[in-house]
Molecule: c-di-AMP riboswitch aptamer (ydaO/yuaA leader)
Organism: Alicyclobacillus pomorum DSM 14955
RNA sequence: AAUCAAAGAAGUCCGAAUCGAAAGAGCGGGGGACUUAUUUAUCAUGGGGUGAAUCGCGAAUGUUUUCGCGUAGGGCACCUUCUACCCGAACCCGUCAACUAACCCCGUAGGACGUAGAAGGGAUUGUU
Numbered sequence: 001a002a003u004c005a006a007a008g009a010a011g012u013c014c015g016a017a018u019c020g021a022a023a024g025a026g027c028g029g030g031g032g033a034c035u036u037a038u039u040u041a042u043c044a045u046g047g048g049g050u051g052a053a054u055c056g057c058g059a060a061u062g063u064u065u066u067c068g069c070g071u072a073g074g075g076c077a078c079c080u081u082c083u084a085c086c087c088g089a090a091c092c093c094g095u096c097a098a099c100u101a102a103c104c105c106c107g108u109a110g111g112a113c114g115u116a117g118a119a120g121g122g123a124u125u126g127u128u
Base pairs, nucleotide, nucleotide: 001125002124003123004122011113012112013111014110018025019024026108027107028106029105030104031103036098044095046096047093048092049091050090055070056069057068058067059066060065073087074086075085078121079120080119081118082117083116084115
């Protein structure tokens, strides 16, 4: 001084969801003692799990449900902070589970083509 995603390319993103011909490996999740903690329960305001996706207010609505405004929390390419923008779902167990060593069981999908800017730090390359 330049570069750190502009273009291109098959590259990247959310996610545990990749590798391998397969067996499996890797990654992810659940159950499950002593000790400790909890101190009240048994079909009733039931309880619990995956996930960022919780909670509140208002309106419509006979219930159900729908819509709007916020919000815990979450989101792109080295990291952090700030600003803006976006998401803030869905499903499962079946009366039952605190943590938890040994041990046991389960998943390895699906979707997307755009998150940008600034500041600070850092990395790489080149030159002196």